[in-house]
Molecule: transfer RNA
Organism: Endomicrobium proavitum
RNA sequence: GCGCCAUUAGCUCAAUUGGUAGAGCAAACGACUCUUAAUCGUUAGGUUAUAGGUUCAAGUCCUAUAUGGCGCA
Repeated sequence: GCGCCAUUAGCUCAAUUGGUAGAGCAAACGACUCUUAAUCGUUAGGUUAUAGGUUCAAGUCCUAUAUGGCGCA
């Protein structure tokens, strides 16, 4: 220098053919318990890496950039 992959909640990851952004763990609160843990229930938590474009509608398609990884030279 070139090519490919990844980037979504605090962490690990889903999201079907473009059509309401979800789960587990963690957190807060409650139940249970003499107390803690465990268990159960509820709640909160999102600029989908950044900036544009296409579209009635973009996490998803296109372009550029950033970070990380792999390969080639």